[in-house]
Molecule: Fluoride riboswitch aptamer (crcB RNA motif)
Organism: Deltaproteobacteria bacterium
RNA sequence: UUUUAAAAAGGUGAUGGGGUUCACCUCUAAAUGCCCUAAAGGCUAAUGACUCCUGCUUUAAA
Numbered sequence: 001u002u003u004u005a006a007a008a009a010g011g012u013g014a015u016g017g018g019g020u021u022c023a024c025c026u027c028u029a030a031a032u033g034c035c036c037u038a039a040a041g042g043c044u045a046a047u048g049a050c051u052c053c054u055g056c057u058u059u060a061a062a
Base pairs, nucleotide, nucleotide: 009026010025011024012023013022016053017052018051019050020049021048033043034042035041
């Protein structure tokens, strides 16, 4: 230095952060929604799942 194995750790899961949990990936990775389209344009959702906070939207009250 390279390869293999183990352990530990980190990262990702269509828009922010925390906790829990699941799945996936090991930096050459996991991941990168839907409709329509020549170009272009439009729509839903802050979760992979649960929950809290923040932001956005709707209604009512003070």